[in-house]
RNA sequence: AAUUCUCGUAUGCUUAAUCCUGAAAGCUCUUUCAGGAGCGGGGGAACCAAUUUUGGGGUGAAUCCAGGUAUCUGGUAGGGCUCCCUAGCCCAAACCCGACAGCUAACCUCGUAAGCAGUCACAGGGGUGAAU
Repeated sequence: AAUUCUCGUAUGCUUAAUCCUGAAAGCUCUUUCAGGAGCGGGGGAACCAAUUUUGGGGUGAAUCCAGGUAUCUGGUAGGGCUCCCUAGCCCAAACCCGACAGCUAACCUCGUAAGCAGUCACAGGGGUGAAU
C1' cells in the first nucleotide's frame, strides 16, 4: 500500500415501539424501577348489522392458489427500500386468546419489544429543501 474479515460512532431502515422527569445501583454514562407526554392496540351502549363443530376471534403487509409432505417449492392479494417516476432489489412470516368478543359515545384496559445496515456502484427524466 492492497485485499479480506470482525466490532462499531455519527447517521439511516423495518416497526406503534420514541422523548422527558425522578430515584437507586454500577462507575461517568450505562442498567433497573416508578411516573408522564407522544404513538399504537384491545374490550365496551343506543341505532344499524350479523349468524354460532363446518367453532369463533386478535396483532401484523403477510391473504389466497397449485404441487408436495414436513413446516417445503412455485406463484399471488398485499407490504417495504432507493427524494419521486421508469427501473432495480426485497418481504409476503410468526405468534396469541381459549368457547368468547360485529359496529360502538361515555368508560375500562394493554404495549412502547425486536431486528438490520453503517465500502458500494450504474442510466434517463422530474422535483424539494438549505446556504451564499